[in-house]
RNA sequence: CGACCCCUGGCGGGAGAGUCGAGCCGCUCAGCUCGACGCCGAAGGAGCAACUCUCCCCACGAAUCUCUCAGGCCCCGCACCGCUUGGGUGAG
Numbered sequence: 001c002g003a004c005c006c007c008u009g010g011c012g013g014g015a016g017a018g019u020c021g022a023g024c025c026g027c028u029c030a031g032c033u034c035g036a037c038g039c040c041g042a043a044g045g046a047g048c049a050a051c052u053c054u055c056c057c058c059a060c061g062a063a064u065c066u067c068u069c070a071g072g073c074c075c076c077g078c079a080c081c082g083c084u085u086g087g088g089u090g091a092g
Stems, first nucleotide, its partner, number of pairs: 001092001005088003009084005018037007038073003044069001045067003051061001
């Protein structure tokens, strides 16, 4: 000097799932609140598990699978992907 990898911030992309009733506002539309039932899964969380390691077993780790506690069903946000800033490690 510096690959890979990890963390943080920025930008871009980013799916899924709703109806009804009542009230407020109101010319209508739209919006907000409450209730009823329904639905989604890609914040987070939990569970199983291919796999990982080993002679074997156990243990650590482990999903976009499953559950739907939370969250969501207008927007925002959101896993994940690309680019980028700063930091850590440090092959060579």